[in-house]
Record summary:
This is a predicted structure of a 99-nucleotide RNA (Bacterial small signal recognition particle RNA) from Candidatus Aldehydirespirator catecholifindens. The sequence was found by an Rfam model in a public genome assembly. Its Rfam family is "Bacterial small signal recognition particle RNA". Rfam classes the family as a non-coding RNA gene. The family is grouped with related families in Rfam's "SRP clan". Rfam links the family to the GO terms signal recognition particle, plasma membrane targeting and SRP-dependent cotranslational protein targeting to membrane, signal sequence recognition. Its mean pLDDT, the model's own confidence on a scale to 100, is 76. Taxonomically the source falls in Candidatus Aldehydirespirator (Bacteria, Actinomycetota, Acidimicrobiia, Acidimicrobiales).
RNA sequence: GGUCGGGUCCUGUGCAACGGGUGCCUGUGAACCGGGUCAGGGCCGGAAGGCAGCAGCUCUCAGCAGAUCCCCCCGGGUGCCGCAGACCGCCUGACCGUC
Numbered sequence: 001g002g003u004c005g006g007g008u009c010c011u012g013u014g015c016a017a018c019g020g021g022u023g024c025c026u027g028u029g030a031a032c033c034g035g036g037u038c039a040g041g042g043c044c045g046g047a048a049g050g051c052a053g054c055a056g057c058u059c060u061c062a063g064c065a066g067a068u069c070c071c072c073c074c075g076g077g078u079g080c081c082g083c084a085g086a087c088c089g090c091c092u093g094a095c096c097g098u099c
Stems, first nucleotide, its partner, number of pairs: 001096008010085005015079002018075004023070001025066004034059004042051003
């Protein structure tokens, strides 16, 4: 110096972890403007009975809180994990040649 290879650097992509959010689970959650059941009381009726329905109880919507990392979404100076490309700039190994 040449050839082949590896690493680094750059780009793309995949994956993982991390962070955030959603769904799921649990709790709470409507004086009235949700549902069910409606004591008391009220209304209708000669009566039988019926009607509406407050409180309470209960189920839950929106919301709020908690828990998990199972699903989905988003993120990048996380990884040096994989693949491909670009660069032949730097480092390095093997072989060959030359001084």